[in-house]
Context: one part of a larger RNA
RNA sequence: GAGUCAACGUUGGCGGCGUGCGUAACACAUGCAAGUCGAACGAGAACCAGGAAGCUUGCUUCCUGGGGACAGUGGCGAACGGGUGAGUAACACGUGAGUAAUCUGCCCUCGAGUGGGGAAUAACUUCGCGAAAGCGGAGAUAAUACCGCAUAACACUCUGAAGCAUAAGCUUUCAGAGUCAAAGCCCUUAGGGGCGCUUGAGGAUGAGCUCGCGGCCUAUUAGCUUGUUGGUAGGGUAACGGCCUACCAAGGCUUCGAUGGGUAGCCGGCCUGAGAGGGUGUACGGCCACACUGGAACUGCGACACGGUCCAGACUCCUACGGGAGGCAGCAGUGGGGAAUUUUGCGCAAUGGGCGAAAGCCUGACGCAGCGACGCCGCGUGGAGGAUUAAGGCCUUCGGGUUGUAAACUCCUGUCAGAGGUGAAGAAAGUCUCUUCGGAGACCUGACGGUAACCUCAGAGGAAGCCCCGGCUAACUACGUGCCAGCAGCCGCGGUAAUACGUAGGGGGAAAACGUUGCUC
Numbered sequence: 001g002a003g004u005c006a007a008c009g010u011u012g013g014c015g016g017c018g019u020g021c022g023u024a025a026c027a028c029a030u031g032c033a034a035g036u037c038g039a040a041c042g043a044g045a046a047c048c049a050g051g052a053a054g055c056u057u058g059c060u061u062c063c064u065g066g067g068g069a070c071a072g073u074g075g076c077g078a079a080c081g082g083g084u085g086a087g088u089a090a091c092a093c094g095u096g097a098g099u100a101a102u103c104u105g106c107c108c109u110c111g112a113g114u115g116g117g118g119a120a121u122a123a124c125u126u127c128g129c130g131a132a133a134g135c136g137g138a139g140a141u142a143a144u145a146c147c148g149c150a151u152a153a154c155a156c157u158c159u160g161a162a163g164c165a166u167a168a169g170c171u172u173u174c175a176g177a178g179u180c181a182a183a184g185c186c187c188u189u190a191g192g193g194g195c196g197c198u199u200g201a202g203g204a205u206g207a208g209c210u211c212g213c214g215g216c217c218u219a220u221u222a223g224c225u226u227g228u229u230g231g232u233a234g235g236g237u238a239a240c241g242g243c244c245u246a247c248c249a250a251g252g253c254u255u256c257g258a259u260g261g262g263u264a265g266c267c268g269g270c271c272u273g274a275g276a277g278g279g280u281g282u283a284c285g286g287c288c289a290c291a292c293u294g295g296a297a298c299u300g301c302g303a304c305a306c307g308g309u310c311c312a313g314a315c316u317c318c319u320a321c322g323g324g325a326g327g328c329a330g331c332a333g334u335g336g337g338g339a340a341u342u343u344u345g346c347g348c349a350a351u352g353g354g355c356g357a358a359a360g361c362c363u364g365a366c367g368c369a370g371c372g373a374c375g376c377c378g379c380g381u382g383g384a385g386g387a388u389u390a391a392g393g394c395c396u397u398c399g400g401g402u403u404g405u406a407a408a409c410u411c412c413u414g415u416c417a418g419a420g421g422u423g424a425a426g427a428a429a430g431u432c433u434c435u436u437c438g439g440a441g442a443c444c445u446g447a448c449g450g451u452a453a454c455c456u457c458a459g460a461g462g463a464a465g466c467c468c469c470g471g472c473u474a475a476c477u478a479c480g481u482g483c484c485a486g487c488a489g490c491c492g493c494g495g496u497a498a499u500a501c502g503u504a505g506g507g508g509g510a511a512a513a514c515g516u517u518g519c520u521c
Stems, first nucleotide, its partner, number of pairs: 001521004006517005013379006019372002021337001026335003030332003035076003040073002047066009083290003093214007102207002107203008115149001117147002124139006155179007162171003184195004216262003223253003228250008265287004269280004292313005315326004343369001345368003351365001352363004382412004392403004416462001418457005426448001430443005466509004470491003476505005486493002
């Protein structure tokens, strides 16, 4: 000098865009943050209409039709999105390869099929247990829930042959044997159409695994290792593999730093620097890891699963003492810690996501608003004229000098703030109608926001502080003090004329900021 997720002191007019727990991965009151589909399924409250019966004459019960709430079965989603950086020195990350060792829901393209049956179960009714959370028995019922059967291949398994390749192997080349599937719903002009379902091939996307190379400190850590290193066989996995098991062999790593210890999420980037390099990993983007602590699996295309399950532990809460409930490192917010870090806001209008045929519903993602000079940028606090160089202040050699065209005063302007008026873009999709299938027309949707912007009004009115002035380093005098009080980044000032302390006048600097402190180059 530059930079900063900064903090502190003094001061503080406006706007735009960013940004805001670095400390306790400490504990959390409250609300919200993941639902959706009735065009998969059964049942169906309130309420409305009609009818019947009873009578207490305006009520009750029953039946039919409409209506559809809350629950329930089932499907998809909940593995995304959002948070945090505790752990991790590791194929975690970066980069480049490999997978002839692999999987991939929804999506796209192509082929084939979608036949015929069965048994249950929740909701519901009823009985019982419990304070509750909840649980159990009996009875009845539906499905795109579940289970056989049929059919089926270029699918899968096995056998044989052939071709290719060579390390196990590969082949949409052939032959044979065996095995495996499905579900319906909506519209209809009744012809069919749409959405699904099953099976196969290919794609796309996503993921798993393996390897080369690369990036911290420590030798005041020198030896480490027994599933350890390799083999055979088996198990397991989507998949290779000591991944696991049995047996066999005795190996494997290491001064080119093994093992141990410390520290740390990694990267694109960011800061600095002429560069080389050094530092750093906040915000934004990619990857990884974690979700009170530890462990485990289930479901599923995908998890060993933040707002799922089970077990153990610590903590908090409820309890009828028998037993239960919970997990903000989601968005707000609270306590605590700290030098220090925001609103318990608005909206799904846009973008994106989930579900749905759609209308739509959900979305603290997101879009916005609020708070903070925390940062960067922009604007303003007026402009021109104006000398008897007014008064006052300060200095003085007492002549004067300086503050200073500065003010007053005159003439203007109207940014920002204030008042009034007009008032957006961000909106295209979507729905409906028509269609020559290219499209055309109509209607509806804005949180921000009566905001931005524009116009009008009035009037210099409401808007400047901070640090410094010995040298480095731009800027000097007076008084007070007298090695005292104090200053100080370094050198150093102060002991009676201090440009270095304090105050005043003057000056210098950057400016809605200015200084100080911390950290990096």

Predicted 3D model of a 521-nucleotide part of an RNA (small-subunit ribosomal RNA, 5' domain) from a metagenome. Model confidence (mean pLDDT): 85 of 100.